Description:
A computed fold for a 71-nucleotide RNA from a Candidatus Dojkabacteria bacterium, annotated as transfer RNA. Rfam family: tRNA. By type it is a transfer RNA. Rfam's curators write: Transfer RNA (tRNA) molecules are approximately 80 nucleotides in length. Model confidence (mean pLDDT): 84 of 100.

RNA sequence: AGUCAGUUAGCUUAAUGGUAAAGCGUUGCCCUGAUAAUGCAUUGAUAUAAGUCCGAUUCUUAUACUGACUA
Numbered sequence: 001a002g003u004c005a006g007u008u009a010g011c012u013u014a015a016u017g018g019u020a021a022a023g024c025g026u027u028g029c030c031c032u033g034a035u036a037a038u039g040c041a042u043u044g045a046u047a048u049a050a051g052u053c054c055g056a057u058u059c060u061u062a063u064a065c066u067g068a069c070u071a
Base pairs, nucleotide, nucleotide: 001070002069003068004067005066006065007064010024011023012022013021018054025043027041028040029039047063048062049061050060051059
């Protein structure tokens, strides 16, 4: 320098165009002599910017970052 893949909640992952799901976690409550576990509730996200579309996490483009490969 080029090619390819990826970027979603604090972490690990879903969601094949119809308005984002779960596990672990945070916080509170319950329980206990106390702690933990269980149970109930709560919290919180689509890397950024444009475009297409009635509608975009999904399709297109650019940028940023990460990784792999080639030279």